Notes: A computed fold for a 267-nucleotide part of an RNA from a Flavobacteriales bacterium, annotated as large-subunit ribosomal RNA, domain VI. The RNAcentral record of the full RNA draws on ENA. Model confidence (mean pLDDT): 87 of 100. Lineage of the source: Bacteria > Pseudomonadati > Bacteroidota > Flavobacteriia > Flavobacteriales.

[in-house]
Context: one part of a larger RNA
RNA sequence: CGCCGGAGAUUUGAGGGGGACCCUCCCUAGUACGAGAGGACCGGGAGGGACAGACCUCUGGUGUGCCAGUUGUUGCGCCAGCAGCAUCGCUGGGUAGCUAAGUCUGGUCGGGAUAAGCGCUGAAAGCAUCUAAGUGCGAAGCCCACCCCAAGAUGAGAUCUCCCAUUCACCUGAAGGUGAAGUAAGACCGCAAGGAGACUACUUGCUUGAUAGGCAGCAGGUGUAAGCAGGGUAACCUGUUUAGCUUAGCUGUACUAAUGGUCGAGG
Numbered sequence: 001c002g003c004c005g006g007a008g009a010u011u012u013g014a015g016g017g018g019g020a021c022c023c024u025c026c027c028u029a030g031u032a033c034g035a036g037a038g039g040a041c042c043g044g045g046a047g048g049g050a051c052a053g054a055c056c057u058c059u060g061g062u063g064u065g066c067c068a069g070u071u072g073u074u075g076c077g078c079c080a081g082c083a084g085c086a087u088c089g090c091u092g093g094g095u096a097g098c099u100a101a102g103u104c105u106g107g108u109c110g111g112g113a114u115a116a117g118c119g120c121u122g123a124a125a126g127c128a129u130c131u132a133a134g135u136g137c138g139a140a141g142c143c144c145a146c147c148c149c150a151a152g153a154u155g156a157g158a159u160c161u162c163c164c165a166u167u168c169a170c171c172u173g174a175a176g177g178u179g180a181a182g183u184a185a186g187a188c189c190g191c192a193a194g195g196a197g198a199c200u201a202c203u204u205g206c207u208u209g210a211u212a213g214g215c216a217g218c219a220g221g222u223g224u225a226a227g228c229a230g231g232g233u234a235a236c237c238u239g240u241u242u243a244g245c246u247u248a249g250c251u252g253u254a255c256u257a258a259u260g261g262u263c264g265a266g267g
Stems, first nucleotide, its partner, number of pairs: 001152001005163007015149004021049007033038001051106005059100004066093005071086006110144003117137004164267001166181006186263004190206005211257003214253005220246003227240005
């Protein structure tokens, strides 16, 4: 821009893409078959491998603005207590998120038309013949079925819901046509953000507000802070103290920041 008023949702599916896998064991049954050795079709059940998708409850990894321990050194006048630097200094743990080695799920079943092959009926050719007319079965393969995209499918589809019939100018005999303006439903810009993300897009919110930050409480993490008191010659131990501190999680709370603006039908 188009889809013949303007919008917001939900969809149909022309067409396209993906997937499709394999193995072992058990029962049937040591049966059919076979002198024996061996050993089934058909049918039913269990387990596994690789691959694929989703997820983070569990098991773990990571977790450079969480907690603790600790070495060297510098600084805060000293002690004590802290801070900087040394790969995040090193070490032990670890929330959210991300993640696999973790968890869950998938290939199925079924239908249609067929290949090789097997048939039925059956002539040419009084027989025979699956084929010439006619007709049936038959594969991990084909078309559906399963998952995803999809109406620019210009053949532009469908359903539901919302908005209304304003004002002005010009052309015209009139019907009507053209243009403009302010609006409706609604949309966009802007702003606060993230479950989204390279950008864009998407999603939530914009005071009629919990969108982010702050604050409060909780969960989770670390593992018992500092100070003081007691004990010990001291290193240190004990009590106060399941303390103190705490990022991304949950809930609440307008304290801070979400100021505002522009388009958009008359069929």